[in-house]
Context: one part of a larger RNA
RNA sequence: AGCAUAAGGUGGAUGCCUAGGCACCAGAAACCGACGAAGGACGCGACCAGCUGCGAAAAGCCACGGCCAGCCGUAAGUAGGCAUUGACCCGUGGAUCUCCGAAUGGGGCAACCCACCGCAGAUAAUACUGCGGUAUCAUCAGGUGAACACAUAGCCUGGUGAAGGAAAACCGGGUGAACUGAAACAUCUAAGUAACCCGAGGAAAAGAAAGAAACCUCGAUUCCCCAAGUAGCGGCGAGCGAACGGGGAACAGCCCAAACCAUGCAUGCGUCAAAGGCUGCAACCAUUGCAUGCAUGGCGUAUAGGCAGCGCCACGACUGCUUGCAGACAGUCAAGUGCGCGAAGCUAGCUAGCAGAACACGGCUGGAAAGCCGGGCCAAAGCAGGUAAUAGCCCUUUAUGCAAAAGCCAGCCUAGCCACUGUCGCUAGCCGGAGUAGCACCGGCCACGAGAAACCCGGUGUGAAGACGGGAGGCCCACCUCCCAAGGCUAAAUACAAACUGGUGACCGAUAGCGAAUCAGUACCGUGAGGGAAAGGUGAAAAGCACCCCGGGAGGGGAGUGAAAGAGAACCUGAAACCUUAUGUUUACAAACAGUGGAAGUCCAUUAACGGACGACCGCGUACUUUUUGUAGAACGGACCGGCGAGUUGCGUUAUAUUGCAAGGUUAAGGACUUUCAAAGGUCCGCAGCCGUAGGGAAACCGAGUGUUAACAGCGCGAAUGAGUAAUAUAAUGCAGACCCGAAACCAGGUGAUCUACCCAUGGUCAGGGUGAAGCGAGAGUAAAAUCUCGUGGAGGCCCGCACCCACCGUCGUUGAAAAGACGGGGGAUGAACUGUGGGUAGCGGUGAAAUGCCAAUCGAACUUGGAGAUAGCUGGUUCUCUCCGAAAUAGCUUUAGGGCUAGCCUCAACGUAGAAUAGCGGAGGUAGAGCACUGACUGGGCUAGGGGCGUACACACGUUACCGAACCCUAUCAAACUCCGAAUGCCGCAUAUUCGUUCGUUGGGAGUCAGACUGUGUGAGAUAAGUUUCACAGUCGAGAGGGAAACAACCCAGACCAUCAGCUAAGGUCCCAAAGUUCAGGUUAAGUGGAAAAGGAUGUGGGAUUGCCCAGACAACCAGGAUGUUGGCUUAGAAGCAGCCACCCAUUCAAAGAGUGCGUAACAGCUCACUGGUCGAGUGAUCCCGCGCCGAAAAUGUCCGGGGCUCAAACCUGACACCGAAGCUAUGGAUGCAAAGCUUGCUUUGCAUGGUAGGAGAGCAAUCUGUAUCGGCAGAAGCCAUACCGUAAGGAGUGGUGGACGAUACAGAAGCGAGAAUGCCGGUAUGAGUAGCGCAAGAUAGGUGAGAAUCCUAUCCAUCGAAAGCCUAAGGAUUCCUGAGGAAGGCUUGUCCGCUCAGGGUAAGUCGGGACCUAAGCCGAGGCCGAAAGGCGUAGGCGAUGGAUAACCGGUUGAAAUUCCGGUACCACCACUAGCCGCAUGAGAGACGCAGUGACACAGUAGGAUAGUCCUAUCACGUUGUUGGUAGAACGUGAACAAAUACCGAGCGGGAUUCGGGAGGCAAACCCCUCGAAUCAACCUUGAGGUAUGACGUGGACCGAAAAAUAAGUAGGGAAGAGGACGAUUUCACACUGGCGAGAAAAGCUGCUAUCCAGGCUAUAGGUGCCCGUACCGCAAACCGACACAGGUAGGCGAGGAGAGGAUCCUAAGAUGAAC
Repeated sequence: AGCAUAAGGUGGAUGCCUAGGCACCAGAAACCGACGAAGGACGCGACCAGCUGCGAAAAGCCACGGCCAGCCGUAAGUAGGCAUUGACCCGUGGAUCUCCGAAUGGGGCAACCCACCGCAGAUAAUACUGCGGUAUCAUCAGGUGAACACAUAGCCUGGUGAAGGAAAACCGGGUGAACUGAAACAUCUAAGUAACCCGAGGAAAAGAAAGAAACCUCGAUUCCCCAAGUAGCGGCGAGCGAACGGGGAACAGCCCAAACCAUGCAUGCGUCAAAGGCUGCAACCAUUGCAUGCAUGGCGUAUAGGCAGCGCCACGACUGCUUGCAGACAGUCAAGUGCGCGAAGCUAGCUAGCAGAACACGGCUGGAAAGCCGGGCCAAAGCAGGUAAUAGCCCUUUAUGCAAAAGCCAGCCUAGCCACUGUCGCUAGCCGGAGUAGCACCGGCCACGAGAAACCCGGUGUGAAGACGGGAGGCCCACCUCCCAAGGCUAAAUACAAACUGGUGACCGAUAGCGAAUCAGUACCGUGAGGGAAAGGUGAAAAGCACCCCGGGAGGGGAGUGAAAGAGAACCUGAAACCUUAUGUUUACAAACAGUGGAAGUCCAUUAACGGACGACCGCGUACUUUUUGUAGAACGGACCGGCGAGUUGCGUUAUAUUGCAAGGUUAAGGACUUUCAAAGGUCCGCAGCCGUAGGGAAACCGAGUGUUAACAGCGCGAAUGAGUAAUAUAAUGCAGACCCGAAACCAGGUGAUCUACCCAUGGUCAGGGUGAAGCGAGAGUAAAAUCUCGUGGAGGCCCGCACCCACCGUCGUUGAAAAGACGGGGGAUGAACUGUGGGUAGCGGUGAAAUGCCAAUCGAACUUGGAGAUAGCUGGUUCUCUCCGAAAUAGCUUUAGGGCUAGCCUCAACGUAGAAUAGCGGAGGUAGAGCACUGACUGGGCUAGGGGCGUACACACGUUACCGAACCCUAUCAAACUCCGAAUGCCGCAUAUUCGUUCGUUGGGAGUCAGACUGUGUGAGAUAAGUUUCACAGUCGAGAGGGAAACAACCCAGACCAUCAGCUAAGGUCCCAAAGUUCAGGUUAAGUGGAAAAGGAUGUGGGAUUGCCCAGACAACCAGGAUGUUGGCUUAGAAGCAGCCACCCAUUCAAAGAGUGCGUAACAGCUCACUGGUCGAGUGAUCCCGCGCCGAAAAUGUCCGGGGCUCAAACCUGACACCGAAGCUAUGGAUGCAAAGCUUGCUUUGCAUGGUAGGAGAGCAAUCUGUAUCGGCAGAAGCCAUACCGUAAGGAGUGGUGGACGAUACAGAAGCGAGAAUGCCGGUAUGAGUAGCGCAAGAUAGGUGAGAAUCCUAUCCAUCGAAAGCCUAAGGAUUCCUGAGGAAGGCUUGUCCGCUCAGGGUAAGUCGGGACCUAAGCCGAGGCCGAAAGGCGUAGGCGAUGGAUAACCGGUUGAAAUUCCGGUACCACCACUAGCCGCAUGAGAGACGCAGUGACACAGUAGGAUAGUCCUAUCACGUUGUUGGUAGAACGUGAACAAAUACCGAGCGGGAUUCGGGAGGCAAACCCCUCGAAUCAACCUUGAGGUAUGACGUGGACCGAAAAAUAAGUAGGGAAGAGGACGAUUUCACACUGGCGAGAAAAGCUGCUAUCCAGGCUAUAGGUGCCCGUACCGCAAACCGACACAGGUAGGCGAGGAGAGGAUCCUAAGAUGAAC
């Protein structure tokens, strides 16, 4: 160290539980708000942070009811109270109800600021306080009242109303997408959807026919079931999709306008009597009458309608109609009708409640009884919850019954009120909705896309009729039928579900269920819109561990409580990863997908079983998933463990199975009844409708036939031959997100300019040095100029260079110090500069000195929410088991090629009875081969038409030719697209034979497959290359394991149901690794060939063949010769055998010897060879073929046998006999499937079969819940841990431990039903690893504190910064400030310390900043203008600082505050006592919202004055006095200051001033301003930093210096000097001056003036009053912005000394710091 076991830790799965959710049902209700809502802020408690409740009357007040003994919420505790005189609690009604919010007096950065009017309180008075009122718009009424006479607009007052919120679910309307689908896309679709906007109600909308139909009729609307996926619409694509009619739910009808009448008013006409006064007669009356218009009342309301007129019927009473008589009419009453209203009353209900049966039964177990055993009882109550385990009889409840002072609500009914009410006939006089209907054009909506397109609606234009009329019936016309538009109201049936009440669940049970079971829309993230978590359980009861011990604590050990503490709050159970300890066993020469098959040894002892743990050694053996032709693959995915995580549901369709009924089957919506399932179920009704029973035809139509045809025939489709239908289950499919996860994108509505771009307004910043433009002055010069020189001057997108801004180069950094920096250099640095604050511009957009740059770390179109589960022919993933069968990678078509459809191949079922192989026989054919007969190609020759050359030739023509050459002949060849020929194989047929035994076909359900790979053979392409590519045939892999080929999908052998320590073989093997022959016989190889390779090469070797020479002596070797003409001729300097040329090589002598085979020389010479003789003595050469070898042969980790090793072999060839060798075959046993047979009908026997991916079919296991039945459980359920048992598998028991309350079985049913993979999601835990790092930088020593000190405190040295790393201050932050205590966590170490935790404390203003003052950019905006809506713009007016205006200084003081407190000294505004003065109409004084001046402005540059500040001094003061050579000295050290205010002075700068007169101007006026003129004066006026004096007999001050004590000392206290000089600003006088051009806010305030007002006003002393907010602390940083105690960023002011031009740089002062390893 591994494995195993045991015991722990960590962690929080599992089981059980539920306090919370989810879904559905019913009831009632469906709004709140200017009487201030919804929603908030801030407060209220004895102690109180949150939640709850409440509102300054503040966890509450009052009254009325209920209830009954306790109460003061959560929430303990202490203190203190209340309550039977009824508290608390519950209900009803009332009171109070801060501030914000529609927010409403004005404003505003919501919860704040500032007012006015009236009344009141308080004060001497002001200031101050309380209560009420004061917004806008609309409408009504009244008043007032312009231009402009009346009037109107406007204004004022009063009354009434609106606004805003939500449940935005349903409803009506306005505007209105896109993704998507159409496999692209444009009409179309999605869809009038989403979204935005307006409006309403409890429902909304619609609604009582100018309807629907069809020659029959119906009779408002709405909703449901059918009709029907029909008729239709439609790139006639995708898709969209009615109505009539039928069955139901619910039912309800009415009112105006007009005609006519009456009255009133107005206008017109007409008059003094008739035309009126109801009619007749008579009388009488009249400003009477008629017409038109308006108003009011009556009448009247839809088809033969209403009005009018006439007639008839009916007609009770009263009144009225000028009078009388007669008649008529009208009104009222009465009567009737109304689903009209309606007090009181009655009844029922709601908002609190009350009564309510039966065991305190016995025993057992136990901590506890409700369990078990035994015995009783109740039941109109056995729903449910609780009680120490499971309770009808213990508690709360339950069945049933009862109850309200007050409020609410419904029904009934009454008083009362309201509305309505003649009938018929005749006449045909009047009325019956106008810029309407219609038409034209353009749109929209109707299922209907312009179509033949009606009907309905809108825009623009045109424009009727009038009941003798008009509209409709799907263009249009006629006939016929129906209806009456252009006015209005109307319940129910229908839709929805936030809140309230009650209930239910084959819904969830803490990764589930709402995001939220818990203080959740919280924490947290974001500028914002917006996004958005995690987190449950002690126990029956806190009985929550008194006390002791260890420890600083945390924590632990005892003791005690409890049934249990192994229930101790990190608390039920307590799995796994992961981390330990102990024991058994193994391991230190060993190579390992880690197992498996054997196996020695050691240890143990079990569900007793042929046990368990470890295991030396040996054999075999490259994970899983996905995707692929093919993966150990170095192709993808997973760190590990646990939990979660994917074919579902609805409505249709098709098939199969089952069940019911059957020529029939069946209901839908709905209704009724019923149920101890009380919403859900059941039964019955309901026959509208659907399918079937008959087909044919385009249809009319006919019908067992029909269509075709003139007709028959024939033919087509039918009948003959009948099975459907409803429900359920399964499978597939269509529409829906449709198996799950995943885009980039598109569209709609919003949110963002705190980053950044540009712009607007208002402020700020830029050390120092240099250069020296124009202009000017002087001189020279010129006739005058020009010009030149010197000086002056101080320009500039000028120069150098800090701050500041930028970012060119390099290095570092790159899991950083930093999501863009550091360091060293670099660029600009008076300008188109940089920067602060406040604003503006917004995505179909803005901005852009332009880079597609920037618009919050995001930009070729921001972010966010929604459409939305967009779509994804693409990738990934898709969860238990077994059994049977089992593919494809091909064809056709395809904007198709990695997708799809049909066919092919697979499977299941039904039906049928065919089928395959071989042999035989019979056929068709044109391949291989072959051939050249055709078509072409092609070698040589012959022959030859024709042509060319040459010759001849005037020409015709002729001759000739080793020139070319068609055709033809001979010869030799070639062909995928040649064939006179022509196989093998294959294919077709057969009532032939043999073998097989359902292999075959048809129909129907379900698929998958359309990327294939290699090998052999035959072709093509390529290069007769490829592990290449395309076909064909076959095989294997794919989807196939086993044996062999070392290893090796595709090669060889062989097809795995399971078991066996049996046998036989295949390929291939038999020396060892390693099973089997060191077997036999004969050859070959010498190369380790075997055990990689070619052309080519070789006297390797074996065999064979042919042919030379040879005892007449070969071959080889040795000895000898190898000569002469001649140095052949030529050439040449020379050429003699041997540079070259010629002769072609002569001749001679010989045994033989070339006019020479090589070497050699300048040329000769010389050496050789051919050839010959001798010696020797037997074979010696050449060529060809075959076997095996050799060379040719150089590459990268390590060598071409798998290794050792092998040579008459362990190589190769031939032959022989054995053996080994697989999951093949056999044997024995077993399982399953199929078939057959048998009978006992579910068994047996027999036979055969059982590899398998995609895929089809079948059978099972397990988890959750439900029903029924039966059971188990505190004497111990589930879960968890262990285990050697059972089953063919998924799985199932038993036992023990833990655990402490629920479970199991059987049969059915229902589904959130099975995980290892999705770079899955969430949580936990490893590994890397005690590794990297600890974020620029100096600390040391001593002392102290403390349990503990590198780190805390103190001291002393040392070090760092010092235009900062010091000091002040704005923003921002929000208590970080101070004191005391603490140390868990935070702090990159530590910690006694802290910006951490706890407790307590701390911020004091008339003058500082802001408000009660002003205005800029910009914003809001009464009226107004514009716009579908929302809304946009904008006048008056208002808001809004970064600017204007504006009264206090010095010193001291605290632990923490100071221009705020204190001391001293001031100033501003207001009030008013007292005193004095002035004035009261002869006018003191005030004075505009008016007029005027001022306020009031940029930049650069120069000079001057002054001051701050600094420095010096032998001066003044105080202190110090030499340990080392000297020093009491002209020694050394330190210090040598002071405000506002008041008064005076004042460098200077600037200005002309005053008086008088005139005047067109300044919206009226003016004495003011402006302007003109005249006169006078040179003094004066304004401004002004500063100085002096006072302030100050003060403060401060170097230095000196107590008593004491914890309220703590260099403290209290004392306290000298205070002079002279130098330098000198960037500050100030002051934008004063000069210069140029870019020409440089507004208003208030202040001053003057009038208009106007008016009786009091002014001065002084001492008094009085003086509001709201901020004020601590950090503030170049550890407190802000950057996720951090982060090397970054952050506006402004002060900013000393030496050296220096300087704020550069170096060193230092004051001061700060030593960086947290």

The part of an RNA shown here (large-subunit ribosomal RNA, half A) has 1717 nucleotides and comes from an uncultured bacterium. The coordinates come from a structure-prediction model, not an experiment, and the mean pLDDT is 82. RNAcentral holds the full RNA, with entries from ENA. Rfam family: Bacterial large subunit ribosomal RNA.